[in-house]
RNA sequence: GGGAAUAUAACUCAAUUGGCAGAGUAUAUGCUUUGCAAGUAUAAAGUUAUCAGUUCAAACCUGAUUAUUUCCA
Numbered sequence: 001g002g003g004a005a006u007a008u009a010a011c012u013c014a015a016u017u018g019g020c021a022g023a024g025u026a027u028a029u030g031c032u033u034u035g036c037a038a039g040u041a042u043a044a045a046g047u048u049a050u051c052a053g054u055u056c057a058a059a060c061c062u063g064a065u066u067a068u069u070u071c072c073a
């Protein structure tokens, strides 16, 4: 210098080829216990990396940018 992949909750990851953003772990609260742990119920936590475009409608399609990883030279 050229090509490719990835970016979604605090963390690890889904989301069926455009139609209500979810799970596990962790966190908070309640129950249970003399207390803790474990168990159980509930809750909170997201501008889906950023900026534009297409569309009635975009995490999903298109373009650019940023970061990380990787291949070639």
Base pairs, nucleotide, nucleotide: 001072002071003070004069005068006067007066010025011024012023013022019056027043028042029041030040031039049065050064051063052062053061
Molecule: transfer RNA
Organism: Minidiscus spinulatus